This is a predicted structure of a 1524-nucleotide RNA (small-subunit ribosomal RNA) from Allomicrovenator marinus. The organism belongs to Allomicrovenator, within Bacteria. It matches the Rfam family "Bacterial small subunit ribosomal RNA". The RNAcentral record of the sequence draws on ENA, Rfam and SILVA.

RNA sequence: AAAGUGGAGAGUUUGAUCCUGGCUCAGAACGAACGCUGGCGGCGUGCUUAACACAUGCAAGUCGAACGAGAACAGAACCUUCGGGUUCUAAGUAGAGUGGCGAACGGGUGAGUAACACGUGAGUAACGUGCCUUCUAGUGGGGGAUAACAGUUCGAAAGGACUGCUAAUACCGCAUGAGACCACAGUGGCUGAGGCCGCCGGGGUCAAAGCCUUCGGGCGCUAGAAGAUCGGCUCGCGGCCCAUUAGGUAGUUGGCGGGGUAAUGGCCCACCAAGCCUGAGAUGGGUAGCUGGUCUGAGAGGAUGAUCAGCCACACUGGGACUGAGAUACGGCCCAGACUCCUACGGGAGGCAGCAGUGGGGAAUAUUGCGCAAUGGGCGAAAGCCUGACGCAGCAACGCCGCGUGUGUGAUGAAGGCUCUCGGGUCGUAAAGCACUGUCAGAAGGGAAGAAACAAAUGACGGUACCUUCAAAGGAAGCACCGGCUAACUCCGUGCCAGCAGCCGCGGUAAUACGGAGGGUGCAAGCGUUGUUCGGAAUCAUUGGGCGUAAAGCGCGCGCAGGCGGCUUGCCAAGUCUGAUGUGAAAUCCCGGGGCUCAACCUCGGAACUGCAUUGGAAACUGGUAGGCUUGAGUAUGUGAGGGGUUAGUGGAAUUCCUGGUGUAGGGGUGAAAUCCGUAGAGAUCAGGAGGAACACCGGUGGCGAAGGCGACUGACUGGAACAUAACUGACGCUGAGGCGCGAAAGCGUGGGUAGCAAACAGGAUUAGAUACCCUGGUAGUCCACGCUGUAAACGAUGUUCACUAGCUGCUGUGCCCAUAGUUUGGCGCAGUGGCGAAGCUAACGCAUUAAGUGAACCGCCUGGGGAGUACGGUCGCAAGAUUAAAACUCAAAGGAAUUGACGGGGGCCCGCACAAGCGGUGGAGCAUGUGGUUUAAUUCGAAGCAACGCGAAGAACCUUACCCAGGCUUGACAUGUAUGGAACUCAGGGUAAUGCCUGAGGUGCCCUUCGGGGAGCCAUAACACAGGUGCUGCAUGGCUGUCGUCAGCUCGUGUCGUGAGAUGUUCGGUUAAGUCCGGCAACGAGCGCAACCCUUGUCCUUAGUUGCGACCACGUAAUGGUGAGCCACUCUAAGGAGACUGCCGACGUAAGUCGGAGGAAGGUGGGGAUGACGUCAAGUCCUCAUGGCCCUUAUGUCUGGGGCUACACACGUGCUACAAUGGGUGGUACAAAGGGCAGCAAGCUAGUGAUAGUGAGCGAAUCCCAAAAAGCCACCCUCAGUUCGGAUCGCAGUCUGCAACUCGACUGCGUGAAGUCGGAAUCGCUAGUAAUCGCGGAUCAGCAUGCCGCGGUGAAUACGUUCCCGGGCCUUGUACACACCGCCCGUCACACCAUGGGAGUCGUUUGCUCCAGAAGUCGGUGACCCAACCGUAAGGAGGGAGCCGCCGAAGGAGUGAAUGGUGACUGGGGUGAAGUCGUAACAAGGUAGCCGUAGGGGAACCUGCGGCUGGAUCACCUCCUUU
Repeated sequence: AAAGUGGAGAGUUUGAUCCUGGCUCAGAACGAACGCUGGCGGCGUGCUUAACACAUGCAAGUCGAACGAGAACAGAACCUUCGGGUUCUAAGUAGAGUGGCGAACGGGUGAGUAACACGUGAGUAACGUGCCUUCUAGUGGGGGAUAACAGUUCGAAAGGACUGCUAAUACCGCAUGAGACCACAGUGGCUGAGGCCGCCGGGGUCAAAGCCUUCGGGCGCUAGAAGAUCGGCUCGCGGCCCAUUAGGUAGUUGGCGGGGUAAUGGCCCACCAAGCCUGAGAUGGGUAGCUGGUCUGAGAGGAUGAUCAGCCACACUGGGACUGAGAUACGGCCCAGACUCCUACGGGAGGCAGCAGUGGGGAAUAUUGCGCAAUGGGCGAAAGCCUGACGCAGCAACGCCGCGUGUGUGAUGAAGGCUCUCGGGUCGUAAAGCACUGUCAGAAGGGAAGAAACAAAUGACGGUACCUUCAAAGGAAGCACCGGCUAACUCCGUGCCAGCAGCCGCGGUAAUACGGAGGGUGCAAGCGUUGUUCGGAAUCAUUGGGCGUAAAGCGCGCGCAGGCGGCUUGCCAAGUCUGAUGUGAAAUCCCGGGGCUCAACCUCGGAACUGCAUUGGAAACUGGUAGGCUUGAGUAUGUGAGGGGUUAGUGGAAUUCCUGGUGUAGGGGUGAAAUCCGUAGAGAUCAGGAGGAACACCGGUGGCGAAGGCGACUGACUGGAACAUAACUGACGCUGAGGCGCGAAAGCGUGGGUAGCAAACAGGAUUAGAUACCCUGGUAGUCCACGCUGUAAACGAUGUUCACUAGCUGCUGUGCCCAUAGUUUGGCGCAGUGGCGAAGCUAACGCAUUAAGUGAACCGCCUGGGGAGUACGGUCGCAAGAUUAAAACUCAAAGGAAUUGACGGGGGCCCGCACAAGCGGUGGAGCAUGUGGUUUAAUUCGAAGCAACGCGAAGAACCUUACCCAGGCUUGACAUGUAUGGAACUCAGGGUAAUGCCUGAGGUGCCCUUCGGGGAGCCAUAACACAGGUGCUGCAUGGCUGUCGUCAGCUCGUGUCGUGAGAUGUUCGGUUAAGUCCGGCAACGAGCGCAACCCUUGUCCUUAGUUGCGACCACGUAAUGGUGAGCCACUCUAAGGAGACUGCCGACGUAAGUCGGAGGAAGGUGGGGAUGACGUCAAGUCCUCAUGGCCCUUAUGUCUGGGGCUACACACGUGCUACAAUGGGUGGUACAAAGGGCAGCAAGCUAGUGAUAGUGAGCGAAUCCCAAAAAGCCACCCUCAGUUCGGAUCGCAGUCUGCAACUCGACUGCGUGAAGUCGGAAUCGCUAGUAAUCGCGGAUCAGCAUGCCGCGGUGAAUACGUUCCCGGGCCUUGUACACACCGCCCGUCACACCAUGGGAGUCGUUUGCUCCAGAAGUCGGUGACCCAACCGUAAGGAGGGAGCCGCCGAAGGAGUGAAUGGUGACUGGGGUGAAGUCGUAACAAGGUAGCCGUAGGGGAACCUGCGGCUGGAUCACCUCCUUU
């Protein structure tokens, strides 16, 4: 000098956000245990459980210098009858005894104990203290016994009994008395007091032990004084839980007097008094040894009390005393009990919670070791003896610390493993190889300190530590983890299985999460797991939280205790601040040194121990005390306002009922009805009467009250507040645990009353049901009086009081001022009651002088959700019930506010063939076609509401074809690579159901060439890589497509707002087909969509003119551009332009624009098409194609024949044809557009009734052909019928295509002639060249069209309108939905499991009270009995003992309570559990708004009545049900 260096968060509720809030994790620690692994050393530590039971050994002895007595064994010698004997030595030794000291220490354990037990600080003037130290005074002279021993004797033993002998530092008198003690008299000092310390006087009581000696002395002994040490007792303060323990206590509290003790004291006793403790928690119950400390923490705290140290308690369980300085005694005694052992059955013995050790318990904790060498203890004069205290060693990674398992170099980046995009990457300088080193372990040699004595001697550890030498990289690395938190990633296997998991959560075929592997990360002789504690957790908040809606303000007031308290002065000094003193044991922690090689560890000094006590001081604040003040509070006087309360009376309207009149068939009720009332006269109407209840309008975020609450009028009694005045008191105040009072509705008791309404109940409806909603009735009740209950969403979900902090504007009460004649108006106050709003606060919503702002005081309450405001217990109540109020178990959430969506049987606006208005259909028939189902060997597969179903399929007889049966092939039908051979190829034959198969013949090309050959291409053969798969997964994918929807939307940048998710822009007012445009606006811009640009169509122009055209010229025909010349004029063709823009006019409008008009072929996107935003549906497609993964590989591949996809009780979709006269038939006749054609279209001619056939001109097509358009028009027949409608079905005969029409084609002719007479519920399309109707063409295709895609002809009706159905868009609102209403979700019942309450009881444990009994033992008493010391010659006495008696008294027993635990037939609710049952209560107006309290009812959620709340939607009316 230093000793004060110190604070981190994360995951998880949601679609996302902020907040609240719990759960979980990362850290540190441990007397630990378990799993895997394990080289060395040092230092520590080691039964946390059964204070369970213990075999065996040891753990307390010592002294001959207190005393008497005194062997055996052994050794030597001798003797011997060989059994032994004698002597000496050991030796006056061992062992035993008397006596002394010790054994009360040391060692163990933590059962009990909530207590002066412990800690801390005091007190003892209320005490003791052996051994030790100092001092004082002594130590004289006697006596009687007794053990040992000997003898006898009892007993199995343990142990005794009797007789006899003997010693002492054993025991007992006497003497002496410095002194101590006792009583008395006198007296001094001290003290706050009680009292204490002394002095003097005489009186009484009380001592002693000897031993050794070198003769110097030493050690003892007695009495006393003092010290030291160790204890006893007392007090203040401090440290656990439960109030579901609220009253406890009779020796209890105190006193007087005794007893007892070392000592105070009800410690004990007699008497007297009636006290004492307690909400600042008594009493009772539970738990627990306390502390220094230890762990953690920034700290404050929290947890803990192993090892070490201090104190206490205990020693098999309970009780008791003895001895002693000290014990009520771990290794002493007595008694009782349990247990164990011995026994001859009569009796005895024992106590490891000492050290080892054993059994047991347990997840779990060591050697029956060595030594007294050191430290310490006992005894002794000493030598010494004893010492499981202790020192050491052994076992255990149990902990802390240290060391090692090698170092350097080494790239062919070896081999091998793993992976791979096949290139590589990685393990990896890692290894090998080369060069070194020698720590530890090993061997050999040396070798301590610890030892301290005057010297000598003395080491368990231990031949240990340490030193030197030797050899050799030789002997020495594992464990956990790798989804996030949390450092570290891939492959394989598995397939919601196996498994993982601390939380969130992984696993259902591509798992970084399971298991293995490679790699990586972290720690390392350890690493993980489990358990426990603190931390994080500000998650009990003193430091340092909250309560409007998240959990949380008592329903409201009065008020005792308590807490807090205005201005001012003096004093005191309790709190407070400060100085000093004492104490706060040591160890530990911290700082600085020192010692083991370092460290751990040990050690020295310091600091600290935040505390307590004593004492000196200060006086601002708090407090106390004594005064003063008036502003807080109260009083007084005046004034007005008021549904404030209680009570008595009065009133009118209305409902109902009764009576009477008039009057007749209905009334009533509902969504619609019915039950119900009415011809016995209702309802309606008029008059009269009765009775009860409630008080319209006024009436109002108006008034009053503490709250509940209070509403006609009048009277009586009565409470409070406000304003004004400033006379009085002088802090009298605020809050308020317990306590007391008030307290809506419902409900209860007794007695009244009862008009209306109306739980329950009954009936009628509704409904699947309807214990409801609706209707008709209707009883408690609602009303009154008296009493009880004491709860509500008793709400402002906001406790009371006080102060401060911008405003604006209403209303109520009451004052003042100005103006006014007055009404009244304006301004300024006070009190109350509303709205908006600044700052501020808030998670946000919101609050905002009536705070949820800023502060102060006091009270109440909260601490995750469920279980549960429940059980048990207590209190209250007549009951219903109220109040107080848990736990087990279970979940990882539950929740608040706000956001974006979605949804609503919410609202507003708007659109759409959405409805309506129309036209035509479908649904009925027959057939076609697709689907389901069924069938089958197979009936291949896919598509499934809209958005599958004439769909993939623009065309299944074979093929297609994927399916089935059968027969073949296996490098394959197809691709690439290698080798060999052959060109390729063509033809023929055999055989087969066919392919496959077998055989024969012909044939040699192209390019290069060194002429050997080689190459390309093709074929065959062989082997292997591989091919192949319409096999699986569309939920692994790409691409493509459908759909919402051609709906008008979907977003971004910057800025701004918000903590944030997000918002704004995009909302609003208009307008539009449109987020189209305009205006406004914290927005300004932009993108994808819309629109436009594109195609087509409608008008015109220009250009061009064959195959098209035909006005003009000519020819010709029956007729026709048929032909010539010519023209392109027109039509047309196909290229380019024009045109339409709300441009013009009028009206309205700010504008955008709308309406009307003109012109125009066309008018307000002219018609149609193409074009499809962000996204949704895990929509569809692995069978178009592509593709990851998986699967098959003589088959799931491939080839061939046949079959099937075409089946057929049935159901559905989409169509065709019809049912007829707006039609059918026959005959005649007119007018298109758009297409197609060479393996083709085919004219014409011939044949056939016809489908077609034969022949065949023309045309690769503005030229030729298909090709006839049909409906239409003109005639005739049919005349309302199953028909001259309709054409199915079937028969016969044919045609065509094709290898092939049986299964299974189309067409033709003749014949047959079914159902069907316009279609139930329901449902579809269409708004103009549309619907309807008519035909034509094309793709596919050998053939096959009612389907599909196109084309033109004829050509309507209707739209008032947006209430409703459906779908959609925008805004807004509610939400418990977010997989988003096909959502969420409630309760009963059934099943399984779990914990728990009740329960006839039953079994324990603890304990209170009463009683019985009473061991040992202390104390007290005691006739007879017994006895050495003293007295007495003696008798006897004093004293003692045994015995007996008494009090107390443990175990035990009986009775009666209390508390608590286990168990219990049965029973109650609760919780949990992928797919159970019944309903649908709640969330949207949840389809009857919901909820709270209460009462009744019901399978259940629930329903209904009464009162209350908004935490209810809606502009409002109407609306029977409508589920999952």